[in-house]
Context: one part of a larger RNA
RNA sequence: CUGGGUGUAAAGGGUGCGUAGGUGGUAUGGUAAGUCAGAAGUGAAAACCCGGGGGCUCACUUCCGCGGAUUGUUUUUGAAACUAUCAGACUGGAGUACCGGAGAGGUAAGGGGAAUUCCUAGUGUAGCGGUGAAAAUGAUUAGUUAUUAGGAGGAACACCAGUGGCGAAGGCGGCUUACUGGACGGGUAACUGACACUGAGGCACGAAAGCGUGGGGAGCAAACAGGAUUAGAUACCCUGGUAGUCCACGCCGUAAACGAUGAGCACUAGGUGUCGGGGUCGUAAGACUUCGGUGCCGCAGUUUAACGCAAUAAGUGCUCCGCCUGGGGAGUACGUUCGCAAGAAUGAAACUC
Numbered sequence: 001c002u003g004g005g006u007g008u009a010a011a012g013g014g015u016g017c018g019u020a021g022g023u024g025g026u027a028u029g030g031u032a033a034g035u036c037a038g039a040a041g042u043g044a045a046a047a048c049c050c051g052g053g054g055g056c057u058c059a060c061u062u063c064c065g066c067g068g069a070u071u072g073u074u075u076u077u078g079a080a081a082c083u084a085u086c087a088g089a090c091u092g093g094a095g096u097a098c099c100g101g102a103g104a105g106g107u108a109a110g111g112g113g114a115a116u117u118c119c120u121a122g123u124g125u126a127g128c129g130g131u132g133a134a135a136a137u138g139a140u141u142a143g144u145u146a147u148u149a150g151g152a153g154g155a156a157c158a159c160c161a162g163u164g165g166c167g168a169a170g171g172c173g174g175c176u177u178a179c180u181g182g183a184c185g186g187g188u189a190a191c192u193g194a195c196a197c198u199g200a201g202g203c204a205c206g207a208a209a210g211c212g213u214g215g216g217g218a219g220c221a222a223a224c225a226g227g228a229u230u231a232g233a234u235a236c237c238c239u240g241g242u243a244g245u246c247c248a249c250g251c252c253g254u255a256a257a258c259g260a261u262g263a264g265c266a267c268u269a270g271g272u273g274u275c276g277g278g279g280u281c282g283u284a285a286g287a288c289u290u291c292g293g294u295g296c297c298g299c300a301g302u303u304u305a306a307c308g309c310a311a312u313a314a315g316u317g318c319u320c321c322g323c324c325u326g327g328g329g330a331g332u333a334c335g336u337u338c339g340c341a342a343g344a345a346u347g348a349a350a351c352u353c
Base pairs, nucleotide, nucleotide: 004324005323006322007307008306009304012321014205015204016203017202021198022197023196025090026089028087029086030085031084033083034082035079036078037077038076039075040074041073042072048068050067051066053064054063055062093195094192095191096190097188098187099185100184105180106179107178108177109176110175112157117152118151119150120149121148122147123146128138165172166171210251211250212249213248214247215246219245220244224240225239226238227237262320263319264318265317266316267315270297271296272295273294274293275292276291277290278289279288280287281286301309326353327352328351335346336345337344338343
């Protein structure tokens, strides 16, 4: 490089936007770069192959000479289906306008109730706490626990809640307001007229933990301390408890970032739930149907194997990208880039089985 693969065996980039590139709808006309056909030049000789001929003592085998071939390239004459290109068109792809409802989509601000903790005051007095069997550390006669009233503060939003919704992914859940992104449906089929798909580099976003500066700190809780358990117990259990968890700004750029399943388009039996729209029928409940999502079951089909998948494909095809090539060594070393650091990205070999 080819070929074969990529749900679970090695392998889908965490996600999006998008540059170059690759690929690209319908019909018409022109050109002739690719493409196809013909002709001519050239393609040294030898070698090669085949055809037929000649020489030597014989010749499928040796020697000689003739022809062929040399799949290429140049010039030229044509063809115009396909690709390309140019021109002017089309509306089915794509998009825009108008109308409508749904939604934990995002950002900011405001106010809310329950609960935990703490503080103050009242009542009250020896118990509390803790344990899956038990205990101790601990708090408490300076009055705990319990209970009532008042106050402070931080974080999270019970029920509703749903294989429900929204978002590209990460993710998003009390309420109200402001600003704001996207998807969906409908009709007018009003407008643009291929404007599309994918996307190496690039840019942006990206859970948790971690880092920097400044706040905040109720509960929880790495580290740490103590008590238990135990042969030991640097653990599991208990009592405490600091970073952190929260906010603002700035880094980090990773996850079993998972559907372990890249994106787009088209086609291929059904059945049944659910969410958001539309249409027809119906007084209504609802029925039928259609578009877009989200689940379950299941045929054909198909997979290297099975499990399974099965219109939300892992089926049948096309386009483009990423990635894989025995196990270990190793996601290591070295180098480089990025980072405050932690580290991240890229990423071998010797050796060994």
This is a predicted structure of a 353-nucleotide part of an RNA (small-subunit ribosomal RNA, central domain) from an uncultured bacterium. The coordinates come from a structure-prediction model, not an experiment, and the mean pLDDT is 83.